[in-house]
RNA sequence: CAUCCAUCGAGACCGACUGAGGGACAGGCCCUUUGACGUCGGGGCAACCGGUGCAGUGAAUGCUGCACAAGGUGCCAAUUCCUGCGGUGAUCCGCCGGACCGAUGCAUG
Numbered sequence: 001c002a003u004c005c006a007u008c009g010a011g012a013c014c015g016a017c018u019g020a021g022g023g024a025c026a027g028g029c030c031c032u033u034u035g036a037c038g039u040c041g042g043g044g045c046a047a048c049c050g051g052u053g054c055a056g057u058g059a060a061u062g063c064u065g066c067a068c069a070a071g072g073u074g075c076c077a078a079u080u081c082c083u084g085c086g087g088u089g090a091u092c093c094g095c096c097g098g099a100c101c102g103a104u105g106c107a108u109g
Base pairs, nucleotide, nucleotide: 001109002108003107005105006104007103008102013042014041015040016039017038021031022030023029025084026083027082028081043076044075045074048072049071051068052067053066054065055064056063057062085098086096087095088094
C1' cells in the first nucleotide's frame, strides 16, 4: 500500500515546550492567543489482538460467553460534529442498526 472481516449514539485529561491554525476531503457548523495543531511527560478510557480466570460446548491444544487489565495497537471537543449517494417521505423538517467516504483493529498478500 492492496484485499477480507469487525466496530464506529458509550467512555476517558492535566502539565511543559512551541505559537496559528485545527476538526481527512467539499459545503456547513464549530474549536482556537482564556493558546489551537504538534512534540514530550504523566494520567485515564476502551477491550480489537495477546494474556489470565470462570462457565458452556466439543473429537480437538478448538469454539462461544462473561470477568480482569500488568502486554501490543488505538483513543481521550462536538454521533465518524452534520450533510455529501440511494431509498422513503409531495416540499421543508425528518426517517433508515442503509450505501459511499473516512477512522481503528485483526488477518492475508

SAM riboswitch aptamer (S box leader) from Marilutibacter maris, 109 nucleotides, folded computationally. The model forms 91% of the base pairs in the Rfam consensus. Model confidence (mean pLDDT): 79 of 100. The source organism's lineage runs through Bacteria, Pseudomonadati, Gammaproteobacteria, Lysobacterales and Marilutibacter. The RNAcentral record of the sequence draws on Rfam.